[in-house]
Context: one part of a larger RNA
RNA sequence: UGACGGGGGCCCGCACAAGCGGUGGAGCAUGUGGUUUAAUUCGAAGCAACGCGCAGAACCUUACCAGCCCUUGACAUGCCCGGCUACCUACGGAGACGUAGGGUUCCCUUCGGGGACCGGGACACAGGUGCUGCAUGGCUGUCGUCAGCUCGUGUCGUGAGAUGUUGGGUUAAGUCCCGCAACGAGCGCAACCCUCGCCCUUAGUUGCCAGCAUUCAGUUGGGCACUCUAAGGGGACUGCCGGUGAUAAGCCGAGAGGAAGGUGGGGAUGACGUCAAGUCCUCAUGGCCCUUACGGGCUGGGCUACACACGUGCUACAAUGGUGGUGACAGUGGGCAGCGAAGGAGCGAUCCCGAGCUAAUCUCCAAAAGCCAUCUCAGUUCGGAUUGCACUCUGCAACUCGAGUGCAUGAAGUUGGAAUCGCUAGUAAUCGCGGAUCAGCACGCCGCGGUGAAUACGUUCCCGGGCCUUGUACA
Numbered sequence: 001u002g003a004c005g006g007g008g009g010c011c012c013g014c015a016c017a018a019g020c021g022g023u024g025g026a027g028c029a030u031g032u033g034g035u036u037u038a039a040u041u042c043g044a045a046g047c048a049a050c051g052c053g054c055a056g057a058a059c060c061u062u063a064c065c066a067g068c069c070c071u072u073g074a075c076a077u078g079c080c081c082g083g084c085u086a087c088c089u090a091c092g093g094a095g096a097c098g099u100a101g102g103g104u105u106c107c108c109u110u111c112g113g114g115g116a117c118c119g120g121g122a123c124a125c126a127g128g129u130g131c132u133g134c135a136u137g138g139c140u141g142u143c144g145u146c147a148g149c150u151c152g153u154g155u156c157g158u159g160a161g162a163u164g165u166u167g168g169g170u171u172a173a174g175u176c177c178c179g180c181a182a183c184g185a186g187c188g189c190a191a192c193c194c195u196c197g198c199c200c201u202u203a204g205u206u207g208c209c210a211g212c213a214u215u216c217a218g219u220u221g222g223g224c225a226c227u228c229u230a231a232g233g234g235g236a237c238u239g240c241c242g243g244u245g246a247u248a249a250g251c252c253g254a255g256a257g258g259a260a261g262g263u264g265g266g267g268a269u270g271a272c273g274u275c276a277a278g279u280c281c282u283c284a285u286g287g288c289c290c291u292u293a294c295g296g297g298c299u300g301g302g303c304u305a306c307a308c309a310c311g312u313g314c315u316a317c318a319a320u321g322g323u324g325g326u327g328a329c330a331g332u333g334g335g336c337a338g339c340g341a342a343g344g345a346g347c348g349a350u351c352c353c354g355a356g357c358u359a360a361u362c363u364c365c366a367a368a369a370g371c372c373a374u375c376u377c378a379g380u381u382c383g384g385a386u387u388g389c390a391c392u393c394u395g396c397a398a399c400u401c402g403a404g405u406g407c408a409u410g411a412a413g414u415u416g417g418a419a420u421c422g423c424u425a426g427u428a429a430u431c432g433c434g435g436a437u438c439a440g441c442a443c444g445c446c447g448c449g450g451u452g453a454a455u456a457c458g459u460u461c462c463c464g465g466g467c468c469u470u471g472u473a474c475a
Base pairs, nucleotide, nucleotide: 001475002474003472004471005470007469008468009467010466011465012464013463015459016458019423020422021421022420023419026315027314028313029312030311031310032309033308034306035305042053043052064301065300066299067298068297069296070295073125077124078123079121080120081119082118083117087102088101089100090099091098092097105116106115107114108113127290128289130288131287132286136284137283138279139278140277141275143273148187149186150185151184152183153182154163155162156161167178168177169176193267194266195265196264198234199233200232201231202230203229204228207224208223209222212221213220237261240255241253242252243251244250317416321375322374323373324372325371326370333364334363335362338357339356343352344351345350382413387408388407389406390405391404392403393402429451430450431449432448433447434446435445
């Protein structure tokens, strides 16, 4: 100087408390451990691994296993030779591939040839998701959006170092004020950026409709006031008032004004560093290793196994509910090998037909809520696992191993031990919708809107963190 303390002081955070809803019990989904297996590819490991890499394993993916094949190679550059090359057909084969047959070349040209492409050959080489993340770059997690981390000059100290950065106040903040052997400065904080909330201007189609006409319908005429769209501006600064404070910074006010008030809400933004944290399987890369194989192709299998254990979710156990009927209201987004209206068929998944739409034009497109009826506390008209049969769709192909529909079946489960998680407002809870990936497949992920709470006395305690100080046999 740090680190640590079941030392002290001050302070903060959904850290506790106050509340609301869960997890832990059940069934299922998913990830992991374990076990099994020819293989169940590999990585991730307290917080910060475990719905994580995977924004989508039937083949492919695929890295794993079995079998069948190839060896200048599936891919790159260079050399030589040949060119009727790509492609098509037949046969064999699980296919890769092998054999045989057919077969119009293309561009430039100084007509010598050159190039594209294909076949053959020899060698340099290719290739490796093989190892090392403890050789690395890059990227990322984490403490933590915590308020810290440092430097120059000066001063003090023999020196390590100190001072500044401590102190008195204050703040979300090393934020600001005052004081002070310090005076300044940098990286962080804040602001500048995006978005939501108010107003104005510009613009008026595909959007909108106040008044006028018109219609089943903003449908049409007309209009751009309103809504909205999307570009530019304004607006909030403790600016004003009162109190308080040290006359300061600031704090308080159910003060004014204002759409918004004290950082207005949300996002992006992550200092010096820590964990030899993670990743050589995104990519790049040193070294090591393989080179008729640890490289390459193919078929089939596996990653989907199942006594069990754990994590994360979904659905429930019901009456604030189930069922039947009726029935209103969004927003973000997507769409041409696509979205697919209306009409028709089917109990339904879906199918037929196919209008319109490269989309503010057409389309995908709501549910909970509300109203009416019924069920009357039961393993039930709760719950839907499991299984049987029959189908639908995607796809070369749903046996291993897809999703969906109808009928039948109708398991566990009556609110969950110890323990444990999230959340402070348009939040939690609850309801549906969209998108990426994607032929098909979502209870996951990323977004969107609808309905919409309770509680916070307080900081003694638990956890994490910041500053000062103290002890230390630790570095």